Context: one part of a larger RNA
């Protein structure tokens, strides 16, 4: 100078209280320990591992095992030598990859027109080298978490100290905020703070098709005519500054009401993440120094495992029902995708589908039903019309292929659960909760992930406590 205290003093965060809703109890999904295994690849391990890397393991992916092959090699450059290569058909053989037959003979230039010389491209060979998801994240670079979007961290000068250093950054206010005012041996800077970007919410303008329809016809229908007022769509613009009022404050900064507006005191959301911290994290994106491997630790195939299963743990769906179940009829989004796609109307199936086919390169057509939610019924409290696990059967799709080990239909089956010990997580408003609906990644596979909208709530006295954290301090 700092850090630390079951040391004070001051202030802040769903930190706690006040409240909803959860998880821990039950089945299943998915990650991880353990055990097993030939292999169950490997990474991540407190808050910051553990539905994480992985936006998608049947084969491929793949890094792992088991066995069959190769050795300048699956790939780069270079040197010689030989030819185009590719393709078809055949034996062997799981296949790679070998054996053999047959088809065949690139382009560009110089020229004697049959030589050379280049350029791409196969073959053989020879070594120089190639490869390596092999180690070290404690050699590293990028990049990421975290404390935390917390309000800190720092220089320059000058000034005090013998110095380390202090001051300034302390103090009195105030504030989301070292944010602003006073004050002061200090006076300015810089990095953050804020704003400057993007979205939402208001209005204007310009502009009207694929959007809209007030009014005037017209239709099953914004269909058509006709229009661009609305409504939206997408560009540029206004609009919020504590501007005005009033009371407190030191005549300050700034609280506290009001007014006036879509909005009001930082309007709401996101984007940014300061000096550091953890020898955090990651050599398996990527880049890289050392090590080590070189008929293997590389490289190809085929099968197999990552998918097992006395248990133990985290994250979720599902439900235990009557604020519900079924069954009928019925309304109202939003943001996406889509030509190797998305597929209407029809017809066939009970259903997954499937047949056959319109319209879409998309505000035009398609995906597409929104779903809860209203209206009628029925069920009557019970392991039940609640639950949906397991198992059995019959199929549909996709894919060379669904045994290991895919999704979804239909019959049938119908397990455990009647609100969960201790402990513990989320959340302050369009938030929670609860309904559903897109997307990535993909051939085919979502309870996860990311994004969309509909319904829509309690509660917060307070800072004594618990947990992080900021200031000053003996």
């Nucleotide at each position: 100078u700092g850090a630390c205290g079951g040391g004070g003093g001051c202030c802040c965060g769903c930190a706690c209280a006040a409240g909803c809703g959860g998880u821990g109890g039950a089945g299943c999904a998915u990650g991880u320990g353990g055990u097993u295994u030939a292999a169950u690849u490997c990474g991540a391990c407190g808050c910051a591992a553990c539905g994480c890397g992985a936006a998608g393991a049947a084969c491929c992916u793949u890094a792992c095992c088991u066995g069959g092959a190769c050795u300048u090699g699956a790939c780069a450059u270079c040197c010689u030598c030989u030819g185009a290569c590719a393709g078809u058909c055949u034996c062997g053989g799981a296949a790679a990859c070998g054996g053999g037959a047959u088809c065949u003979u690139u382009c560009c230039g110089a020229c004697u027109u049959g030589u050379c010389g280049g350029a791409a491209c196969a073959g053989a060979g020879u070594g120089a080298c190639a490869g390596g998801u092999g180690c070290u994240g404690c050699a590293u670079g990028g990049c990421u978490g975290u404390c935390g979007u917390c309000a800190g961290c720092u220089c320059g000068u000058g000034u005090c100290g013998u110095g380390a250093g202090a001051u300034g950054u302390u103090g009195g206010g105030u504030u989301a905020a070292g944010u602003c005012c006073c004050g002061c041996a200090a006076c300015g800077a810089g990095c953050g703070c804020a704003a400057c970007c993007c979205u939402c919410g208001u209005c204007u303008u310009u502009a009207g098709u694929u959007g809209c329809c007030a009014g005037u016809a017209u239709u099953c229908a914004g269909u058509u005519a006709g229009g661009c007022a609305c409504u939206c769509u997408a560009a540029a613009g206004a609009u919020a500054c504590u501007g005005c009022u009033u009371c407190g404050g030191u005549u300050a900064a700034c609280g506290g009401g009001g007014a006036g507006g879509a909005a009001g005191g930082u309007g709401g959301g996101g984007a940014c993440g300061a000096c550091g911290u953890c020898a955090a994290g990651u050599c398996c994106u990527c880049a890289u120094g050392g090590c080590c491997u070189u008929u293997a630790u590389g490289u190809c195939c085929a099968g197999g495992g990552c998918u097992a299963c006395a248990c133990a743990c985290g994250u979720g769906c599902u439900a235990c029902a009557a604020u519900g179940g079924g069954c009928g009829g019925u309304a109202c989004a939003a943001a996406g995708g889509g030509u190797u796609g998305c597929u209407a109307g029809u017809c066939u199936g009970c259903a997954a589908a499937g047949a056959g086919g319109a319209g879409c390169u998309a505000a035009u057509c398609c995906c597409a039903a929104a779903a809860a939610g209203c209206c009628g019924u029925u069920c009557u409290c019970a392991g039940u019309u609640c639950g949906g696990a397991u198992c059995g059967g019959a199929g549909u799709c996709u894919g060379c292929a669904a045994c290991u080990c895919g999704a979804c239909u239909c019959c049938g089956u119908g397990a455990a659960g009647u609100u969960g010990g201790a402990a513990u997580c989320g959340c302050u408003a369009g938030u929670a909760a609860u309904c559903g609906u897109g997307g990535a990644u993909c051939a085919g596979c979502a309870u996860g992930c990311c994004a969309c909208g509909g319904u829509g709530a309690a509660u917060a006295c307070g800072u004594u406590c618990c947990c992080g954290g900021g200031c000053c301090u003996g």